A computed fold for a 492-nucleotide part of an RNA from an uncultured bacterium, annotated as small-subunit ribosomal RNA, 5' domain. Its Rfam family is "Bacterial small subunit ribosomal RNA". Gene Ontology terms of the family: ribosome and structural constituent of ribosome. The RNAcentral record of the full RNA draws on ENA.
[in-house]
Context: one part of a larger RNA
RNA sequence: GGACGAACGCUGGCGGCGUGCCUAAAACAUGCAAGUCGAACGAGAUAGCAAUAUCUAGUGGCGAACGGCGGAGUAAGACGUAAGCAACGUGCCCCGAAGUCUGGGAUAUACAGCCGAAAGGCUGGGCAAUACCGGAUACGGCCCUCAGAAGGCAUCUUUUGAGGAUUAAAUGGUUUUUCGCUCCGGGAGCGGCUUACGGCCUAUCAGCUAGUUGGUGGGGUAAAGGCCUACCAAGGCAACGACGGGUAGGGGGUCUGAGAGGAUGAUCCCCCCGAGUGGGACUGAGACACGGCCCACACACCUACGGGUGGCAGCAGUUGGGAAUCUUGCACAAUGGGGGCAACCCUGAUGCAGCGACGCCGCGUGGAGGACGAAGGAUUUAGGUCUGUAAACUCCUUUUGCCAGGAAAGACUUAGGACGGUACCUGGCGAAUAAGCUCCGGCUAACUACGUGCCAGCAGCCGCGGUAAUACGUAGGGAGCGAGCGUUGUCC
Numbered sequence: 001g002g003a004c005g006a007a008c009g010c011u012g013g014c015g016g017c018g019u020g021c022c023u024a025a026a027a028c029a030u031g032c033a034a035g036u037c038g039a040a041c042g043a044g045a046u047a048g049c050a051a052u053a054u055c056u057a058g059u060g061g062c063g064a065a066c067g068g069c070g071g072a073g074u075a076a077g078a079c080g081u082a083a084g085c086a087a088c089g090u091g092c093c094c095c096g097a098a099g100u101c102u103g104g105g106a107u108a109u110a111c112a113g114c115c116g117a118a119a120g121g122c123u124g125g126g127c128a129a130u131a132c133c134g135g136a137u138a139c140g141g142c143c144c145u146c147a148g149a150a151g152g153c154a155u156c157u158u159u160u161g162a163g164g165a166u167u168a169a170a171u172g173g174u175u176u177u178u179c180g181c182u183c184c185g186g187g188a189g190c191g192g193c194u195u196a197c198g199g200c201c202u203a204u205c206a207g208c209u210a211g212u213u214g215g216u217g218g219g220g221u222a223a224a225g226g227c228c229u230a231c232c233a234a235g236g237c238a239a240c241g242a243c244g245g246g247u248a249g250g251g252g253g254u255c256u257g258a259g260a261g262g263a264u265g266a267u268c269c270c271c272c273c274g275a276g277u278g279g280g281a282c283u284g285a286g287a288c289a290c291g292g293c294c295c296a297c298a299c300a301c302c303u304a305c306g307g308g309u310g311g312c313a314g315c316a317g318u319u320g321g322g323a324a325u326c327u328u329g330c331a332c333a334a335u336g337g338g339g340g341c342a343a344c345c346c347u348g349a350u351g352c353a354g355c356g357a358c359g360c361c362g363c364g365u366g367g368a369g370g371a372c373g374a375a376g377g378a379u380u381u382a383g384g385u386c387u388g389u390a391a392a393c394u395c396c397u398u399u400u401g402c403c404a405g406g407a408a409a410g411a412c413u414u415a416g417g418a419c420g421g422u423a424c425c426u427g428g429c430g431a432a433u434a435a436g437c438u439c440c441g442g443c444u445a446a447c448u449a450c451g452u453g454c455c456a457g458c459a460g461c462c463g464c465g466g467u468a469a470u471a472c473g474u475a476g477g478g479a480g481c482g483a484g485c486g487u488u489g490u491c492c
Stems, first nucleotide, its partner, number of pairs: 001492004006488005013363006019356002021321001026319003030316003035062003040059002043056005069274003079198007088191003093187004098182003101135004111124005140167002143164009172179002200246003207237003212234008249271004253264004276297005299310004327353001329352003335349001336347004366396004376387004401429006410419001436481005441462003447476005457464002
């Protein structure tokens, strides 16, 4: 000198764009943040004479594994770069091919009875389906046997033919169109696994290791594998730093620097990890699942003491901690997401608004004229000098402000705009509404007076102050920056 998610002191007019718990991964009152489908299903309620329409708890389907938040853990199951899978998966979406035949038994809500303070539960009879379960069929798929062909990368891979065994669906819904269901092949996107290399400190950590290293058989997984298990062998890693300890999410990037480098990892994007703490599985295409389940623990709440309930590191907000960090706002209008044929519903994602000079950028606080120079103040060698064209005064302008009127684009495809009566435009009023902060011994731009008297104090370094202090305090003047200016902290 530059930079900052900054804080503190003094001061503070406006706008645009950003940005805002760095500390306690501390605890949370309240509201909202994931629903939707009646074109899967029966039932109930309301309106109606009826056809029918609407609503609702439940069964069922899809979604809830996305989006949003945080960085505790993790030094390597992470991340980055480059490869590989002849060792893998894939709901929704796209393309191609073939089908959708025939039967059956239950059950929730509701009703009745009962238990319980509640949360909730038990029993009984009865009803439906795109819920569940048999049978048939098999273009195909999968498995086995046999006979070939081609290729490769060791295990092998691909492919042709024959035979055998096995394997599916929802005579669904709406009916004007279509939306669905099942099997198979391919694709896209997404994921899983493996390998190499790279990126912290510490040797006052030098040896570490028994599922340890490898093999065989078996199990398990979508899949290779000590991933697990039985047996066998004795291996494996390490001064090119194993093992241990400390610290830490990684990267794109950001700051600085001419660069090399150094430091850093807020906001935005990608990946990983976490959801009070620890453990576990279930469902599912996908989780070992923030607003799902079970167990244990800690904490908190309700209770009729028998028993129950909860998880803001989602958006607001509260308490606490701290030098310190915002509104319990509006809207689904746009973008995107979930459900639905659609209309539409939901969406604290998102779009906006609010608060904070926290940052960057822009604008303003008036312009021109105006004296051998008012008054006041300061100083003085008492003549003067400075403040100073500064003010007054004259003429002018209206950015901003205030008042009034008009008024968007963003919306496609026609209706529909939270922002918003906002931006913007027009007219009017009136210099009117708007300047401070730090410094003035040298470094370092800027000097005098008074007070004080090694006191009070200043100070980044050198150093000032003990009776004329340009260094302390005040005043006048000056210098610098300016809606900011200084100080502190951190990095280069």